[in-house]
RNA sequence: UGAGUCAGGGAGACGGCCGCGUCCGGAGCAAUCCGGCCGAGGAAAGUCCGGACUCCGCAGGGCAUGGUGCUGGGUAACACCCAGGCGGGGCAACCCGAUGGAUAGUGCAACAGAAAGCAAACCGCCGGAGCUAACGCACCGGUAAGGGUGAAACGGUGGUGUAAGAGACCACCAGCGUCUCGGGUGACCGGGGCGGCUAGGUAAACCCCGCCAGGAGCAAGGUCAAGUAGGGAGAGAGCUGCCCGCUCGCCAAUCCCAGGUAGACCGCACGAGCCCUGUCAGCAAUGCAGGGCCCAGAUAGAUGGUCGUCACCGGUCUUCGGACCGGGACAGAAUCCGGCUUAUACCCUGACUCGGAGA
RNA sequence: GCCCCGGUAGCCCAACUGGUAGAGGCAGUCGGCUUAAAACCGAUCCAGUGCGGGUUCGAGCCCCGCCCGGGGUA
Numbered sequence: 001u002g003a004g005u006c007a008g009g010g011a012g013a014c015g016g017c018c019g020c021g022u023c024c025g026g027a028g029c030a031a032u033c034c035g036g037c038c039g040a041g042g043a044a045a046g047u048c049c050g051g052a053c054u055c056c057g058c059a060g061g062g063c064a065u066g067g068u069g070c071u072g073g074g075u076a077a078c079a080c081c082c083a084g085g086c087g088g089g090g091c092a093a094c095c096c097g098a099u100g101g102a103u104a105g106u107g108c109a110a111c112a113g114a115a116a117g118c119a120a121a122c123c124g125c126c127g128g129a130g131c132u133a134a135c136g137c138a139c140c141g142g143u144a145a146g147g148g149u150g151a152a153a154c155g156g157u158g159g160u161g162u163a164a165g166a167g168a169c170c171a172c173c174a175g176c177g178u179c180u181c182g183g184g185u186g187a188c189c190g191g192g193g194c195g196g197c198u199a200g201g202u203a204a205a206c207c208c209c210g211c212c213a214g215g216a217g218c219a220a221g222g223u224c225a226a227g228u229a230g231g232g233a234g235a236g237a238g239c240u241g242c243c244c245g246c247u248c249g250c251c252a253a254u255c256c257c258a259g260g261u262a263g264a265c266c267g268c269a270c271g272a273g274c275c276c277u278g279u280c281a282g283c284a285a286u287g288c289a290g291g292g293c294c295c296a297g298a299u300a301g302a303u304g305g306u307c308g309u310c311a312c313c314g315g316u317c318u319u320c321g322g323a324c325c326g327g328g329a330c331a332g333a334a335u336c337c338g339g340c341u342u343a344u345a346c347c348c349u350g351a352c353u354c355g356g357a358g359a
Numbered sequence: 360g361c362c363c364c365g366g367u368a369g370c371c372c373a374a375c376u377g378g379u380a381g382a383g384g385c386a387g388u389c390g391g392c393u394u395a396a397a398a399c400c401g402a403u404c405c406a407g408u409g410c411g412g413g414u415u416c417g418a419g420c421c422c423c424g425c426c427c428g429g430g431g432u433a
Stems, first nucleotide, its partner, number of pairs: 001355010012310007020039002023036005041330001045341002048339005053217004060244004065213005070084005085099001086097004100208002105206002107202002117154001122147002124143005130137002155173006174198001176195008221266004230257004236248003273293006280287002312327006360432007369385003378416001387403005409425005
């Protein structure tokens, strides 16, 4: 200096004026007014996972169904995170992987091809006997070494062997099963012996195995107020798939239809909370300890506008001091947290890799 | 807020258990018939299945993530 990989941070700053919302204080009978504090995000989004919380009497057992899937750890929990193994990609830094089981069973593989999961003779090669003057032809049998088809054709190379061939046999290599030794918590890795010669793909097909899950969701649920018009079924109802167990009930519980209300308050803002520090533990995720802080709560939904100075980016001009003009994304709380995914102008920091040049 | 369904040619809609990537109707274009037109007959054109990725030999179909549209629920 060029190209690239990974991790992290920010999302303009300060001030004036006007305005909006909750809360606190004051004034006022009240409407309202005055003063003060605070007032969006890294994704508040998609609602894709996981929880907290609430109700369904308990959250019990089994089946079904759904989810998940290498190993170890983290966590309230997870499909998330960290570290590692294995496989694949990249020269490398590094990245990607729904990555248990195909030796439990069932299914599937179009077209092409002779043959598609168990083996299979289209061409070719070889043998036999036959016909022919000969080239050759048809028949029976052997053969998976060669050709051809396909995404995939049942180990690879060399040799022995044979009529031609073939793990039929041998050597080496790849791979499988089993026994064993060593390392590792483990996934797994490395070595040795024996065996038989090869075992194909697909489980984001059914399925098997392990683990997880009772259901509904803040429109949960509770209190108060307002309002209306009842009618029908009625012994079963509840567990929001089924069965068992359990509980309540059998003359008004519950259900169905119709009608009314569409208000206020609680839930609802102190929490798996935020910031700083650690010569604490740990490779890390994270945990622990100490100190400090209080940080949105609207209900058709507040969080905005404008001016000035400075900073940033782009362009033009330049007397190189600067001047002028333009620009600033994605978006936006609605019960709350932890993640994932998606959108995002521009700027900053750190580590690393590969190349070029110079000392 | 919660729940469910759908997206294939200009329009409406098929496509079986994943198998040559795609059937049909309307519309359009051309020709025939007619004096001319409609109807009718014949031919022809129009898609790569909303977008991106994955699984698979192979994806409209299976899985994941986005985008768009519709419906239900107090």